[in-house]
Context: one part of a larger RNA
RNA sequence: UGGACGCGAGGGAACUCGGCCAAAUAGCUCCGUAUCUUAGGUAUAAGGAGUGCCUGUUCCGAGAGGGAACAGGUCGCAGUGGCAAGGGGACCCCGACUGUUUACCAAAAACACAGGGCCGCUGCAAGUUCGAAAGGAUGUGUAUAGCGGUCGAAACCUGCCCAGUGUCGGUACCUGAAAGUCCCUUUCAAGGGAAAGUAGGGCCGAUAAACGGCGGGGGUAACUAUGACCCUCUUAAGGUAGCGUAAUACCUAGCCGCUUAAUUGGCGGCUUGCAUGAAGGUUCAACGAGAGUCCCACUGUCCCCGCGUUCAGCCUC
Numbered sequence: 001u002g003g004a005c006g007c008g009a010g011g012g013a014a015c016u017c018g019g020c021c022a023a024a025u026a027g028c029u030c031c032g033u034a035u036c037u038u039a040g041g042u043a044u045a046a047g048g049a050g051u052g053c054c055u056g057u058u059c060c061g062a063g064a065g066g067g068a069a070c071a072g073g074u075c076g077c078a079g080u081g082g083c084a085a086g087g088g089g090a091c092c093c094c095g096a097c098u099g100u101u102u103a104c105c106a107a108a109a110a111c112a113c114a115g116g117g118c119c120g121c122u123g124c125a126a127g128u129u130c131g132a133a134a135g136g137a138u139g140u141g142u143a144u145a146g147c148g149g150u151c152g153a154a155a156c157c158u159g160c161c162c163a164g165u166g167u168c169g170g171u172a173c174c175u176g177a178a179a180g181u182c183c184c185u186u187u188c189a190a191g192g193g194a195a196a197g198u199a200g201g202g203c204c205g206a207u208a209a210a211c212g213g214c215g216g217g218g219g220u221a222a223c224u225a226u227g228a229c230c231c232u233c234u235u236a237a238g239g240u241a242g243c244g245u246a247a248u249a250c251c252u253a254g255c256c257g258c259u260u261a262a263u264u265g266g267c268g269g270c271u272u273g274c275a276u277g278a279a280g281g282u283u284c285a286a287c288g289a290g291a292g293u294c295c296c297a298c299u300g301u302c303c304c305c306g307c308g309u310u311c312a313g314c315c316u317c
Stems, first nucleotide, its partner, number of pairs: 001312008010303002014301001019298001027051005036041001038153001052074009075079001087296005093290001094288002099111002116151007127138004155282003159214003164211002166207005173202003181194004215233005242276001243273001254270006
């Protein structure tokens, strides 16, 4: 000087991106337990009391080197005396949950999930799939099944648009390659032309829990402001219910309230939303080594460092 530990006056997060770390809590018995809730939970909620040893009595038990209760006594600073052994509460975002994952920097809000569902394909010698084939899987199953896709518990809901792209269906008619047919040319070949016509396309229709999309300008109410209302351009249709300065808001540290002595934070509200929005939106008990904020307890994180134990290094002998 450093490592690992132990203790610390007063203060108690002033440290710091952030209580990271450390400290505190802790077992068992008894009492007691809010809010919310999907009525199961939340819950060991929170909060409090007791706890050793000796003697005696009673009760439960077939008995136990079993348990319980009561009374008296007794020691210590301290009785789950060592070890072991939850810190707690409140708000909010995301994901319902238990699970899974980047072997060796990421465990998560990512993946999965039940189910709703929802959509598509498939009537079985099917569809999907492995194989060059023979043959095999799904399946010795049969649409309450199998395969593929998508969302992701439950609850409340899921608006408008089929113009574009895609998919499916129809189609009198138009178009429609090569080959084949017919005709022409020609010695032959090459060549020229015609008819008919598949798929596809045109054309018609359906389909958005298919890919996707979901406007602008002007005026208007007897204070002002606002605009239920009106006019106009325009679109396939002009964003409904919800939610909203959001894990989405540029301006932005929006404005108001609460929280603080002071808050670019957090929460609640408003909301003209640069550029929210319905397979997804909204909400949500329980859950989470998930993100953010606050309070209590607690502490060497800090004010501000000190001492001790032990190990190592260095210096001297």